A computed fold for a 376-nucleotide RNA from Rhizomicrobium sp., annotated as Bacterial RNase P class A.
RNA sequence: UCAGAUGGCCGGAUGGCCGCGGGGCUUCGCAAGAAGCGUCGAGGAAAGUCCGGGCUCCACGGAAACACGGUGACGGAUAACAUCCGCCGGGGGCAACCCCAGGGAAAGCGCCACAGAAAUGACACCGCCUAAGACCCUAAAGGUCCGGCAAGGUUGAAAUGGUGCGGUAAGAGCGCACCGCGUCUCUGGCAACAGAGGUGGCACGGCAAGCCCCACCGGGAGCAAGACCAAAUAGGGAUGGCACGUAAUCCGUUUCCGGAUAGCCGUCCGGGUAGGUCGCGUGAGGUGUGUGGCGACACACAUCCCAGAGGAAUGGCCAUACAGCUCGCUUAAGUCGGCGGGCGGACAGAACCCGGCUUACAGGCCAUCUGACGCC
Numbered sequence: 001u002c003a004g005a006u007g008g009c010c011g012g013a014u015g016g017c018c019g020c021g022g023g024g025c026u027u028c029g030c031a032a033g034a035a036g037c038g039u040c041g042a043g044g045a046a047a048g049u050c051c052g053g054g055c056u057c058c059a060c061g062g063a064a065a066c067a068c069g070g071u072g073a074c075g076g077a078u079a080a081c082a083u084c085c086g087c088c089g090g091g092g093g094c095a096a097c098c099c100c101a102g103g104g105a106a107a108g109c110g111c112c113a114c115a116g117a118a119a120u121g122a123c124a125c126c127g128c129c130u131a132a133g134a135c136c137c138u139a140a141a142g143g144u145c146c147g148g149c150a151a152g153g154u155u156g157a158a159a160u161g162g163u164g165c166g167g168u169a170a171g172a173g174c175g176c177a178c179c180g181c182g183u184c185u186c187u188g189g190c191a192a193c194a195g196a197g198g199u200g201g202c203a204c205g206g207c208a209a210g211c212c213c214c215a216c217c218g219g220g221a222g223c224a225a226g227a228c229c230a231a232a233u234a235g236g237g238a239u240g241g242c243a244c245g246u247a248a249u250c251c252g253u254u255u256c257c258g259g260a261u262a263g264c265c266g267u268c269c270g271g272g273u274a275g276g277u278c279g280c281g282u283g284a285g286g287u288g289u290g291u292g293g294c295g296a297c298a299c300a301c302a303u304c305c306c307a308g309a310g311g312a313a314u315g316g317c318c319a320u321a322c323a324g325c326u327c328g329c330u331u332a333a334g335u336c337g338g339c340g341g342g343c344g345g346a347c348a349g350a351a352c353c354c355g356g357c358u359u360a361c362a363g364g365c366c367a368u369c370u371g372a373c374g375c376c
Stems, first nucleotide, its partner, number of pairs: 001372010013320006020041003024037005043347001047358002050356005055222004068218005074086004088102001089100004103213002108211002110207003125153002127149003133145004161179006180202001181200008226278004236269007248261004285304008324343007
């Protein structure tokens, strides 16, 4: 210098004018309210609503089992988590580093398209071999039959250990060495696991994000949760007064008798609706320093108060420079630089709150690390 990797930060700045939302203070006003001053006023994702919680109501005697849903190496962090940290195993990269839904396929069921001889009870299309046996041939050579084999070729995502030597008619873990795999012992590690030694001659194809098995976890609904205050009008209940007829219905099948109901005007009580208040922001809170820890994080001290709400305020204009893009000139031409002009701010918008994950994002800055080349 070029090409990368990881982590973090910013994501428009300053000033003026006008305007908006929430508290506070002052003045005026009986009050309703008005005016003024001052202060605070979106994000790293406020988003998707995918996980985990706080909070609220409902349900529930305890425990276990079953069903359903979720999670899945190991150790830790945390209120908790499918998050994070560390470590292990596997895969990718020369490397820094990145990725993994990472329990079980010798409990069982199921599936493995196309191609191919054969896809799991593995298999024999091309091919290799005639040592033994039978036949042709006088015999040899050669040929046919009966057979042997899986080395090589072919298909496929995947073909049943790999490489080499020996061996053989040709071959084959048939034998041996190394590697891989299973299993046993020892050593190291809290553990996942790793290493070493012995042993087995290979027996065990893949898929569990198909059913399933194992271990662990899990009540439901959500701020339109929920709590309180509470009109007008129309119902309901109690009670008082007035009116009304013995007309109707009912208590009770008939008669008598008694009671109740239906109308109007008051008083009181209770439920619901509109509306209002709370929930509603001092919190698993931010910043700084120190200590412990590899780290996630924890603890201590200091300091700060930092939007609130209701279909919803956080905006607009102007000026100035700084980034960025672009045009022209400067140059023989290009880069850089200089001068002049034009354009001009990404994704996006709190609605009960918090911890994560995921997704979107113009442009810029910082730190650490890796590789290549050049120079000293």

Its Rfam family is "Bacterial RNase P class A". Rfam classes the family as a ribozyme. The sequence is in RNAcentral, with records from ENA. It is recorded under the gene name rnpB.